[in-house]
RNA sequence: GCUCUUUUAACUCAAUAGGUAGAGUAGGCAGCUCAUAACUGUCCGGUUGUUGGUUCGAGUCCAGCAAGGAGCA
Numbered sequence: 001g002c003u004c005u006u007u008u009a010a011c012u013c014a015a016u017a018g019g020u021a022g023a024g025u026a027g028g029c030a031g032c033u034c035a036u037a038a039c040u041g042u043c044c045g046g047u048u049g050u051u052g053g054u055u056c057g058a059g060u061c062c063a064g065c066a067a068g069g070a071g072c073a
Base pairs, nucleotide, nucleotide: 001072002071003070004069005068006067007066010025011024012023013022019056027043028042029041030040031039049065050064051063052062053061
C1' cells in the first nucleotide's frame, strides 16, 4: 500500500428481508434472612464509532473518515 472483517447500555452480546433498540452481567431500591451471601421483584442505563448519501422511514443499504483484528505484498 491492497483486500476482508469488527465498532450498539459501564462490560459481554442480540435485533428475521429497512418499519417504535433488547437480553445477560454490573449498579440502585425493595422482599426474603437474626445477619450476610444466594434467590425473587423492580428501577436505572443508548446521539447504534463518526460525517454524509439513498428512502416516507436506516442499527440494518451505499460512500468517506477514525479505531481494533486477519490476510497479501
Predicted 3D model of a 73-nucleotide RNA (transfer RNA) from Weissella muntiaci. The sequence is in RNAcentral, with records from ENA. Its Rfam family is "tRNA". Rfam's curators write: Transfer RNA (tRNA) molecules are approximately 80 nucleotides in length. Gene Ontology term of the family: triplet codon-amino acid adaptor activity. Model confidence (mean pLDDT): 82 of 100.